[in-house]
Molecule: c-di-GMP-I-GGC riboswitch aptamer
Organism: Desulfamplus sp.
RNA sequence: UUUGAAAAAGCCAAACCUGUUGUGAAGCAGGGACGGAAAGCCACGGAUCUGAUAUUUAUCAUAAGAUAGCCGGGUUGCCUUGA
Numbered sequence: 001u002u003u004g005a006a007a008a009a010g011c012c013a014a015a016c017c018u019g020u021u022g023u024g025a026a027g028c029a030g031g032g033a034c035g036g037a038a039a040g041c042c043a044c045g046g047a048u049c050u051g052a053u054a055u056u057u058a059u060c061a062u063a064a065g066a067u068a069g070c071c072g073g074g075u076u077g078c079c080u081u082g083a
Base pairs, nucleotide, nucleotide: 001082004079011036012035016031017030018029019028020027021026034069040075041074042073044072045071046070047067048066049065050064051060052059053058054057
């Protein structure tokens, strides 16, 4: 630097449930295991989602926030294959 999850040692944790934070999207802790070879970390680009009033489409806000297990990108890393 590269291949792969076959082996070995391991790791993470979807949906859902309980508690809790938040206007909300959603986050955190515990249980749980759909899956993952970076499902480790980062909001840089794209994408999606989130607020208020009236009511199914318009107005206001024109900004702020959320999702890394949406895609791309950056960065770090166990074992293993090849060079």